[in-house]
Molecule: c-di-AMP riboswitch aptamer (ydaO/yuaA leader)
Organism: Vulcanimicrobiota bacterium
RNA sequence: UGCACAAGAUCACUGAGUCGGGACCGAGUCCCGAGCGGGGGAUAUCCCGGCAGGGGUGAGUGGGCCGGUCGGCCCUAGGGCGAUUCUUUCACGUCCGAACCCGUCAACUAACCCCGCAAGUGCCGUGAAAGAGGAGUA
Numbered sequence: 001u002g003c004a005c006a007a008g009a010u011c012a013c014u015g016a017g018u019c020g021g022g023a024c025c026g027a028g029u030c031c032c033g034a035g036c037g038g039g040g041g042a043u044a045u046c047c048c049g050g051c052a053g054g055g056g057u058g059a060g061u062g063g064g065c066c067g068g069u070c071g072g073c074c075c076u077a078g079g080g081c082g083a084u085u086c087u088u089u090c091a092c093g094u095c096c097g098a099a100c101c102c103g104u105c106a107a108c109u110a111a112c113c114c115c116g117c118a119a120g121u122g123c124c125g126u127g128a129a130a131g132a133g134g135a136g137u138a
Stems, first nucleotide, its partner, number of pairs: 011122004018034007035117006045107001053105001054102004062075005078096005085132007
């Protein structure tokens, strides 16, 4: 000096999964507040449905082929990313299209009640138009 790998930090991404305060005292636990997210739950309304169950979170639905099953491949509703501070539209490229939970039970739903605030990942990584906002200069 170059290359590769690992860790940490900054920055950034998926996601509701963040911020502030206090206590305890040695690494995480508990409490309070704000914020974000989810479930249950009347009347009216919508309806009928289930007993082959049904339902919830989530973008993660549906179809075809192979296969005894597990599973694999192709496509797809839908979803994410490509770093302007945010949003929208168009084009192009690329990736996902899972998993888990309730336990015979739940349409919506005011009051009211309950729950969560995790987990994982990345390294310079496309453009155009419009709106909003901010900064700088004069």